This is a predicted structure of a 104-nucleotide RNA (SAM riboswitch aptamer (S box leader)) from Cytobacillus firmus NBRC 15306. Rfam family: SAM riboswitch aptamer (S box leader). Rfam links the family to the GO term regulation of gene expression.
[in-house]
């Protein structure tokens, strides 16, 4: 990059350093932002892979948070195709992204 599989309305600094103008994937919207944007660190949050423990019994559940990632404004911020409804609008499902593990 590309294919499989899971998962995406919970959680996590109202004042932590460092930095100094953008950032929320693309689109078309709504937003955050010098009361400090992005990066970096710290420090939190979960619990997808290992590791470990304790059940059970051969792969299963529950823990733990030592290792590997990953998150940390707003539902993946809404939206984009398609379908159905009581049509200023609502719902459900793709498809696009993310993120893990696994294969090419």
């Nucleotide at each position: 990059u590309u294919c499989u599989u899971a998962u995406c309305a919970a959680g996590a600094g109202c004042a932590g350093g460092c930095g100094g103008a953008g950032g929320g994937a693309c689109u078309a919207g709504c937003c955050c932002u010098a009361u400090g944007a992005a990066g970096c660190c710290c420090g939190g949050c979960a619990a997808c892979c290992g590791a470990c423990u304790u059940a059970a019994a051969c792969u299963u559940a529950a823990g733990c948070a030592c290792g590997g990632u990953g998150c940390u404004a707003a539902a993946u911020c809404u939206u984009g195709c398609a379908g159905c409804u009581u049509u200023u609008a609502g719902c459900u499902g793709a498809a696009a992204g993310a993120u893990a593990a696994g294969a090419a």
The sequence was found by an Rfam model in a public genome assembly. The coordinates come from a structure-prediction model, not an experiment, and the mean pLDDT is 83.